[in-house]
Context: one part of a larger RNA
RNA sequence: CUGUGGUUAAGGAACUCGGCAAAAUGCCCCCGUAACUUCGGGAGAAGGGGGACCCACGUACCGUGAACGUCCUUGCGGCGGGAGCGGGGGUGGGUGGCACAGACCAGCGAGAAGCGACUGUUUACUAAAAACACAGGUCCGUGCGAAGUCGCAAGACGAUGUAUACGGACUGACGCCUGCCCGGUGCUGGAAGGUUAAGAGGACCCGUUAACCCUUCGGGGUGAAGCGGAGAAUUUAAGCCCCAGUAAACGGCGGUGGUAACUAUAACCAUCCUAAGGUAGCGAAAUUCCUUGUCGGGUAAGUUCCGACCUGCACGAAUGGCGUAACGACUUCUCGACUGUCUCAACCACAGACUCG
Numbered sequence: 001c002u003g004u005g006g007u008u009a010a011g012g013a014a015c016u017c018g019g020c021a022a023a024a025u026g027c028c029c030c031c032g033u034a035a036c037u038u039c040g041g042g043a044g045a046a047g048g049g050g051g052a053c054c055c056a057c058g059u060a061c062c063g064u065g066a067a068c069g070u071c072c073u074u075g076c077g078g079c080g081g082g083a084g085c086g087g088g089g090g091u092g093g094g095u096g097g098c099a100c101a102g103a104c105c106a107g108c109g110a111g112a113a114g115c116g117a118c119u120g121u122u123u124a125c126u127a128a129a130a131a132c133a134c135a136g137g138u139c140c141g142u143g144c145g146a147a148g149u150c151g152c153a154a155g156a157c158g159a160u161g162u163a164u165a166c167g168g169a170c171u172g173a174c175g176c177c178u179g180c181c182c183g184g185u186g187c188u189g190g191a192a193g194g195u196u197a198a199g200a201g202g203a204c205c206c207g208u209u210a211a212c213c214c215u216u217c218g219g220g221g222u223g224a225a226g227c228g229g230a231g232a233a234u235u236u237a238a239g240c241c242c243c244a245g246u247a248a249a250c251g252g253c254g255g256u257g258g259u260a261a262c263u264a265u266a267a268c269c270a271u272c273c274u275a276a277g278g279u280a281g282c283g284a285a286a287u288u289c290c291u292u293g294u295c296g297g298g299u300a301a302g303u304u305c306c307g308a309c310c311u312g313c314a315c316g317a318a319u320g321g322c323g324u325a326a327c328g329a330c331u332u333c334u335c336g337a338c339u340g341u342c343u344c345a346a347c348c349a350c351a352g353a354c355u356c357g
Base pairs, nucleotide, nucleotide: 001352002351003350004349005348006347007346008345010343011342014341019338027051028050029049030048031047036041038173052095053094054093055092056091057090061087062086063085064084068080069079070078071077072075096100108336109335110334111333112332113331114330115328116327120132121131136171137170138169139168140167141166142165148157149156150155174323175322176321177320179253180252181251184250185249186246187245188244189243190242193241194240195239199235200234205229206228207227208226211222212221213220214219254272255271256270257269258268281315282312293309294308295307296306297305
């Protein structure tokens, strides 16, 4: 000097990002116990008192249960009976110690807020959480050889189930609720019209050529059938266009100007645009840039915290909104107790480093 333990005057979080670490609490019995609450809880709330050993009482109470009495169905019987014995809460008196749950073991508590209802699950080896799951809610699909999933298929799961079932998506106990928009995208339904494939259809046209005609005998023209090429009209599905519905489907939910008898503000008016212009509730918030917003509370002093305000850069209703008892090795703030965290360090023990041998 390092590590692991231990003690410490006075102070007691002044330490620090933060009470990290340590200290403190700790068991049993009795008394007592708030807000709030889903009436179950909260609760071991909180906060107090007692606890060793000896003697006496043997009284509360518990166990066992003799003698004796009585009844008959005479039995290892039933009922009554309570002696004795054992255990004992408690009460009174006394004794010893610094200390009596004497060591080990063995809850710190209270107040407020956020998030998630809860018990659970998770990154084996840096994250245990506010993430995932969850019961509950809603929507969509599926009528059974179900939908869906695996497989080329056979086949299997779903399910030896049958819509109170199964699959998918979102939300996430409970309470109060869940507003407006179907223009875009998606999905569902519709079938009148437009468009639209292969196929069917074969008009018209073209190539080849028997035959015929003309010829300067070189060739030229017309050209049936067959074979072949190309191919219009017409016919024809879903889809798309189109018409509706649908937002607990994906999603979206305005601007400008003016106006009241102080001022300020604008219930009100005008105008432009939109599919419709954000309702209830909440709001500087796990969301607020400006911002340490402003006011209030707490402190001597508070960029955090709590309560308000609303000017919401850029909350908002199952991508759920707002509350909420209980719960949480979650996050934030405060108080009590407690302490070497600190003022400020000291000493002791053990194990090392190091020095000497």